[in-house]
Molecule: SAM riboswitch aptamer (S box leader)
RNA sequence: AUGUUAUCAAGAAAGGUGGAGGGAUUAGACCCUAUGAAGCCUUAGCAACCCUUUGUUCUAAACAAAGAAGGUGCUAAAUUCUACCAAAGCAGUUAAACGCUAAAGGAUAGAUAACCC
Numbered sequence: 001a002u003g004u005u006a007u008c009a010a011g012a013a014a015g016g017u018g019g020a021g022g023g024a025u026u027a028g029a030c031c032c033u034a035u036g037a038a039g040c041c042u043u044a045g046c047a048a049c050c051c052u053u054u055g056u057u058c059u060a061a062a063c064a065a066a067g068a069a070g071g072u073g074c075u076a077a078a079u080u081c082u083a084c085c086a087a088a089g090c091a092g093u094u095a096a097a098c099g100c101u102a103a104a105g106g107a108u109a110g111a112u113a114a115c116c117c
Base pairs, nucleotide, nucleotide: 003115004114005113006112007111008110013043014042015041016040017039021032022031023030026083027082028081029080044075045074046073049071050070051067052066053065054064055063056062057061079109084106085105088101089100090099
């Protein structure tokens, strides 16, 4: 890499460097950005996946509570929104189809963690 499982509307930024892009990819929309983008470095913070402690039980991990030393992660906007399925509505028609908008939910894709290999 691939695969499995879980989560993704909460939360948390300053400084230095850098010098024009950035918001994963494609398309559209929207937004951030010379009042300084990305990247890199430092410090700080958030969260609680792994983890630590305690308790309960079916004794094997599960669940609950508390915690934050360590390993990751994260610190504009919902994973920025839409794209596929789709209630319904609009438009259209003799009736349909094509077209436009689209809720809840789901799928796909992606991100992160743990495991697997």